[in-house]
């Protein structure tokens, strides 16, 4: 340098055009003599950046950044 993939909550990941979700973590409650575990509920997101298409974009298109793989 060519090609392919990934970037979504603190962490690990779903989400193939119409409200952004799950698990863990965290906070509160429940329970307990106190904790842990259980159970219930809550908080937490400029969806990598900038454009474009569309009534509407995490999703489609273009460029770029970072990252993994592969070929030379």
């Nucleotide at each position: 340098g060519g090609c392919c993939g990934g970037a979504u909550a603190g962490c690990g990941c779903a989400g193939u055009g119409g409200c952004a979700g799950c698990g863990c973590a965290u906070c509160a409650g429940u329970c307990u003599u106190c904790g842990a575990a259980u159970c219930u509920g809550g908080u937490g997101g400029u969806c990598g950046u900038g454009g474009g298409u569309u009534c509407a974009a995490u999703c489609c298109c273009c460029a770029c950044u970072c990252u993994g793989g592969u070929c030379g």
This is a predicted structure of a 72-nucleotide RNA (transfer RNA) from Siphonaria sp. JEL0065.
RNAcentral holds the sequence, with entries from ENA.
It matches the Rfam family "tRNA". From the family's description: Transfer RNA (tRNA) molecules are approximately 80 nucleotides in length. The family's RNA type in Rfam is transfer RNA.
Model confidence (mean pLDDT): 84 of 100.